Description:
The RNA shown here (transfer RNA) has 72 nucleotides and comes from a Clostridia bacterium. Taxonomically the source falls in Clostridia (Bacteria, Bacillati, Bacillota). Rfam family: tRNA. Rfam classes the family as a transfer RNA.
[in-house]
RNA sequence: GGCGCCUUAGCCAAGCAGUAAGGCCCCGGUCUGCAACACCGUUAUUCGCGGGUGCAAAUCCCGCAGGCGCCU
Numbered sequence: 001g002g003c004g005c006c007u008u009a010g011c012c013a014a015g016c017a018g019u020a021a022g023g024c025c026c027c028g029g030u031c032u033g034c035a036a037c038a039c040c041g042u043u044a045u046u047c048g049c050g051g052g053u054g055c056a057a058a059u060c061c062c063g064c065a066g067g068c069g070c071c072u
Stems, first nucleotide, its partner, number of pairs: 001071007010024003018055001027041004048064005
């Protein structure tokens, strides 16, 4: 230098045009003499950033940034 993949909540992670599931952690509640365990509840006005297409974009297109891999 060229090519490919990934980027979604504090962490993991689904979703692939119709407006974001689930799990863990934290926090609150029930329980307990107090705890732990268990159960219940609970978080995304910028889905890495900037543009474009479209009635509508996490999703498609372009550029940029970061990470990983391959080639030279």